[in-house]
RNA sequence: ACCGAAAAAGGCAAACCUGGUGAAAACCAGGGACGCAAAGCCGAGGAUCUAAGGGCAGCAAUGCCUAUGAUAGCCUGGCUGCCGAAG
Numbered sequence: 001a002c003c004g005a006a007a008a009a010g011g012c013a014a015a016c017c018u019g020g021u022g023a024a025a026a027c028c029a030g031g032g033a034c035g036c037a038a039a040g041c042c043g044a045g046g047a048u049c050u051a052a053g054g055g056c057a058g059c060a061a062u063g064c065c066u067a068u069g070a071u072a073g074c075c076u077g078g079c080u081g082c083c084g085a086a087g
Base pairs, nucleotide, nucleotide: 002087003084004083011036012035016031017030018029019028020027021026034073040079041078042077044076045075046074047071048070049069053066054065055064056063057062
């Protein structure tokens, strides 16, 4: 360094509930633990979600398209990092 133990010390926290923010996706705080060795950080590429604004159609209701919004606990990539058995 790779690697990741029925190891130790610590860490994070899905669903769900409560309160808040947001048009929504989703996020924040508290509770709560399904899991996680980068489940720490970065939306650069892909993927997925949403569609306020914009565009198109329509008499209208509404429908469709679109990320500049979102997900780092979907994948790739970048940056950083605790511990130390076996190999």
Molecule: c-di-GMP-I-GGC riboswitch aptamer
Organism: Syntrophomonadaceae bacterium